RNA sequence: AUCUUAUCAAGAGUGGCGGAGGGACUGGCCCGACGAAGCCCGACAACCAGCACGUUUUAAGUGUAUGGUGUUAAUUCCAGCAGAUUAAAUUCUGGCAGAUAAGAA
Numbered sequence: 001a002u003c004u005u006a007u008c009a010a011g012a013g014u015g016g017c018g019g020a021g022g023g024a025c026u027g028g029c030c031c032g033a034c035g036a037a038g039c040c041c042g043a044c045a046a047c048c049a050g051c052a053c054g055u056u057u058u059a060a061g062u063g064u065a066u067g068g069u070g071u072u073a074a075u076u077c078c079a080g081c082a083g084a085u086u087a088a089a090u091u092c093u094g095g096c097a098g099a100u101a102a103g104a105a
Stems, first nucleotide, its partner, number of pairs: 002104007013041001015040003021031003025080004042072003047068003050064004076097001081094004
């Protein structure tokens, strides 16, 4: 890098270092010296493993938060293709793309 499956409307800092960029891409619209990215700590969550309950056994399920990730502005910030809807603005549905986890060759 590719494929499969699941999820993406909730949640999470007045912290330390750092110093100008960031929100995948394109268009928009935003965030940022009242401090961006990145790193550390904290926090959130519960995908995988562990542990406890559960079960005759296995499992489903429930809990926990020990380990592995992940996340911590805005619905994945919105749209990007197709369809429905509206006089129009709009609204809705599905898909594409993306992100994360687990697995596969």